Context: one part of a larger RNA
RNA sequence: GAUGAACGCUGGCGGUGUGCUUAACACAUGCAAGUCGAACGAGGUAUAUUUUAAGUUAACUCUAGGGUUAACCGAAUGUACUGCAGUGGCGGACGGGUGCGUAACGCGUAAGAACUUACCUUUUGGAGGGGGAUAACAUUGGGAAACCGCUGCUAAUACCCCAUAAUGCUGAGGAGCUAAAUGGUGAAUAACCGCCAAGAGAGAGGCUUGCGUCUGAUUAGCUAGUUGGUGGAGGUAAUGGCUCCCCAAGGCGACGAUCAGUAGCUGGUCUGAGAGGAUGAUCAGCCACACUGGGACUGAGACACGGCCCAGACUCCUACGGGAGGCAGCAGUGAGGAAUUUUCCGCAAUGGGCGAAAGCCUGACGGAGCAAUACCGCGUGAAGGAAGACGGCCCGUGGGUUGUAAACUUCUUUUCUCAGAGAAGAAGAUCUGACGGUAUCUGAGGAAUAAGCGCCGGCUAAGUCUGUGCCAGCAGCCGCGGUAAUACAGACGGCGCAAGCGUUAUCC
Numbered sequence: 001g002a003u004g005a006a007c008g009c010u011g012g013c014g015g016u017g018u019g020c021u022u023a024a025c026a027c028a029u030g031c032a033a034g035u036c037g038a039a040c041g042a043g044g045u046a047u048a049u050u051u052u053a054a055g056u057u058a059a060c061u062c063u064a065g066g067g068u069u070a071a072c073c074g075a076a077u078g079u080a081c082u083g084c085a086g087u088g089g090c091g092g093a094c095g096g097g098u099g100c101g102u103a104a105c106g107c108g109u110a111a112g113a114a115c116u117u118a119c120c121u122u123u124u125g126g127a128g129g130g131g132g133a134u135a136a137c138a139u140u141g142g143g144a145a146a147c148c149g150c151u152g153c154u155a156a157u158a159c160c161c162c163a164u165a166a167u168g169c170u171g172a173g174g175a176g177c178u179a180a181a182u183g184g185u186g187a188a189u190a191a192c193c194g195c196c197a198a199g200a201g202a203g204a205g206g207c208u209u210g211c212g213u214c215u216g217a218u219u220a221g222c223u224a225g226u227u228g229g230u231g232g233a234g235g236u237a238a239u240g241g242c243u244c245c246c247c248a249a250g251g252c253g254a255c256g257a258u259c260a261g262u263a264g265c266u267g268g269u270c271u272g273a274g275a276g277g278a279u280g281a282u283c284a285g286c287c288a289c290a291c292u293g294g295g296a297c298u299g300a301g302a303c304a305c306g307g308c309c310c311a312g313a314c315u316c317c318u319a320c321g322g323g324a325g326g327c328a329g330c331a332g333u334g335a336g337g338a339a340u341u342u343u344c345c346g347c348a349a350u351g352g353g354c355g356a357a358a359g360c361c362u363g364a365c366g367g368a369g370c371a372a373u374a375c376c377g378c379g380u381g382a383a384g385g386a387a388g389a390c391g392g393c394c395c396g397u398g399g400g401u402u403g404u405a406a407a408c409u410u411c412u413u414u415u416c417u418c419a420g421a422g423a424a425g426a427a428g429a430u431c432u433g434a435c436g437g438u439a440u441c442u443g444a445g446g447a448a449u450a451a452g453c454g455c456c457g458g459c460u461a462a463g464u465c466u467g468u469g470c471c472a473g474c475a476g477c478c479g480c481g482g483u484a485a486u487a488c489a490g491a492c493g494g495c496g497c498a499a500g501c502g503u504u505a506u507c508c
Stems, first nucleotide, its partner, number of pairs: 001507003005504005012378006018371002020336001025334003029331003034090003039087002043082009055072008097289003106213007115205003120201007128162004137152002140149003168177003183193003214261003221252003226249004231244001233243002264286004268279004291312005314325004342368001344367003350364001351362004381411004391402004416445006425435001452497005457478003463492005473480002
């Protein structure tokens, strides 16, 4: 000098940051990922049109139960709204958290070739014909529940088949292979949004390599898919012992292999004249993880924090047969600890997901709250006022000092209290502000509401008195205290910093 600090005493305000460093310990409760009705079918409400077979009621009529009309009920079709529970699409691989693991191509840096890429941009071409299901629903059955089953019906931008087929793929070549939803909105053959194949781009990702990246030799040898090769092989988006058959016996190591310990890495941060040392909170990039261990599924992308399956520990429900759960998301609780905040407001802004849009969702984010936790700024009054009040302390009793300090006079109002006005941030047609009646401005009032902490032997700025008497105590080091202690304790005085001041811990 510094800190994500803590503790003691003290404490007025504002701005901007920061805030579980310990138990990756366990978690009550709420929220944190949905959206699309312009993909689809049921359902509901309202309304319009058509129809009236059967039924009920009323009127008329003829002839005795028929006809006509009207209403109700019903049916069909259409429209509008709702509805995403269900089928379907896109998104839940981003955003947010944590640092367990990892000494590694993990990270940093510089290169590389054998790759993938939804949405987006752009280019070229295409979208012909047909089919069978299934959820929802209805009907039942089982179960305490979670949920599961039988039978039946139905739609699609869900699924399948045929056709078409190159510039794409396979192949040495002949040749072979590979698609779609003409769907949605619309009055429409405008227009818009979509679908399929292929090329290019952008951005994103996977992979390989050189160099760098803590400590220990009281760790010296390590290694069998191990090192290399052929491959008729397999696998991957892709190279490769990545996997496998066979063959060879290699490969690494005192330039420290292997083993053990510790640790996320970096931009940076702190310190230092620098070289360096220490560190990796906040912010930003990368990595790893998501109760513990393992596994795959779906998908452009995961081996997936708020998805699935299995095993384990723990917690909860149970009708004992069986089920449910995962805060290292935001708040919050317990525990641990010297120690770390509100179960707040809002989607107004920025950004993200879905949607044609309106919009919906968003504990990302924007804000407010709490904490002197840090930095910065402001204030706690200003001027005048005695050869100097009172009181305190000292004293050589003359006085000195506190001290222009106070009182007193004049003034000011930053702050404070009250009242009035009142934003920018909104993206210029209009509308839309959580913050917030906030910031700010104006007026009124009255010095009013606001100073402590540590030290005073030397280092080290600042000394006297009293008490104590190697006691009580102090102390960072040297050392003080045993009767005049500038070192203990108190008082007065002084010095230093100041809404802080000291102590402790850690780093340079």

This is a predicted structure of a 508-nucleotide part of an RNA (small-subunit ribosomal RNA, 5' domain) from an uncultured eukaryote.